[in-house]
RNA sequence: CGAGCCGGCCGGGUGGUCGCGGCCAGGGGCCUCCCCUCAAGGGGUGGUCGGCUGGUCGAGGAAGGUCGGGGCUCCGCAGGGCAGGAUGCUGGCUAACGGCCAGUCGGGGCGACCCGCAGGAAAGUGCCACAGAAAACAGACCGCCGAUGGGCAGCACGGCUGCCACAGGUGAGGGUGAAACGGUGCGGUAAGAGCGCACCAGCGCCCGGGGUGACCCGGGCGGCUCGGCAAACCCCAUCCGGAGCAAGGUCAGAACGGGGGCGGCCGGCCCGGCCGAUGCCCCCAGGUAGGCCGCUUAGAUGGAUGACCACCCAUCCGGUACCCGGCAACGGGCCGGUGGACAGAACCCCGCCUACAGGCCGGCUCGCUCG
Numbered sequence: 001c002g003a004g005c006c007g008g009c010c011g012g013g014u015g016g017u018c019g020c021g022g023c024c025a026g027g028g029g030c031c032u033c034c035c036c037u038c039a040a041g042g043g044g045u046g047g048u049c050g051g052c053u054g055g056u057c058g059a060g061g062a063a064g065g066u067c068g069g070g071g072c073u074c075c076g077c078a079g080g081g082c083a084g085g086a087u088g089c090u091g092g093c094u095a096a097c098g099g100c101c102a103g104u105c106g107g108g109g110c111g112a113c114c115c116g117c118a119g120g121a122a123a124g125u126g127c128c129a130c131a132g133a134a135a136a137c138a139g140a141c142c143g144c145c146g147a148u149g150g151g152c153a154g155c156a157c158g159g160c161u162g163c164c165a166c167a168g169g170u171g172a173g174g175g176u177g178a179a180a181c182g183g184u185g186c187g188g189u190a191a192g193a194g195c196g197c198a199c200c201a202g203c204g205c206c207c208g209g210g211g212u213g214a215c216c217c218g219g220g221c222g223g224c225u226c227g228g229c230a231a232a233c234c235c236c237a238u239c240c241g242g243a244g245c246a247a248g249g250u251c252a253g254a255a256c257g258g259g260g261g262c263g264g265c266c267g268g269c270c271c272g273g274c275c276g277a278u279g280c281c282c283c284c285a286g287g288u289a290g291g292c293c294g295c296u297u298a299g300a301u302g303g304a305u306g307a308c309c310a311c312c313c314a315u316c317c318g319g320u321a322c323c324c325g326g327c328a329a330c331g332g333g334c335c336g337g338u339g340g341a342c343a344g345a346a347c348c349c350c351g352c353c354u355a356c357a358g359g360c361c362g363g364c365u366c367g368c369u370c371g
Base pairs, nucleotide, nucleotide: 001367002366003365004364005363006362007361008360009359010358012312013311014310015309016308017307018306020058021057022056023055024054025053026052028049029048030047031046033044034043035042036041060342064353065352067351068350069349070348071347072244073243074242075241084240085239086238087237088236089103090102091101092100093099104118105116106115107114108113119235120234124233125232126229127228128227141174142173143170144169145168148167149166150164151163152162153161154160155159182200183199184198185197186196187195201225202224203222204221205220206219207218208217209216210215248293249292250291251290258284259283260282261281262276263275264274265273266272313340316337317336318335319334322333323332324331325330
């Protein structure tokens, strides 16, 4: 200098003018109630205002998606089981989580580092496209063999040799496929084959060592060689009641309806039960409209947190008389223009995911070059 990796942060600034919402204060309007007064009027309490003035406060890193968890609220719930759902390597953190941190294993990258939907396929069931002979208690298309059995021929015939490729053998070679029932070599054989052996790989069991653990390192034994898919059913382990601030609480209008203020029966009386009446008036309860609380040092539901102007900054575009560097191209200055993304709290909190113009800081890796 170039190409990258990881982490953290900012996400316009200053001033002016106008505007919006909450709260507070001042001074007003209206309403209720109380006091003084014969009255007019005056004083005070409480409330309210979609009116005024002033002060003060007023979005985000994601306020977003509403995906996981919790608080809070109401409903449900003896205990256990079934069904259903979620999670799924290990240890820790956390109120909890499907989150975070550290690690293990597997995969990718030369590397910094990144990614993982990471339990069980020797419980059972199921599936494995296309191609291919065959896709899972295997299988014979080509090829190879044909020892043994069979057919034919020959002979120095109670056996031997040759031919055939009929029975049959063979999973070594070819070819197909994402995947073909360990690999290489030697032996072996009619040809072959873990059929035997050596080494290697995997699996299982045992032993020793390290680690809290996942797991790692080393040794021995067994020919054990068993395909993949569980984001197919399933099995195993752990966890899980439902709905959500339009939760829910509280005050409570009008109309209708309900109960009582009535009578009779049961009865000594009260409570209570049953039956009947019920025009006005009064009382009570429930709940609706509506208000308030829930609600927050932003806290709405008329849903506020903004707009414009000037200068500056980042960005990009154009120009270049002049200044600086350079042989030059060009770069910097200068001048003119452009101009800040994604997005907008709604009960609160912890996370995750997704969107985002542009910029800043720190650490690290690889390559080239110079000393």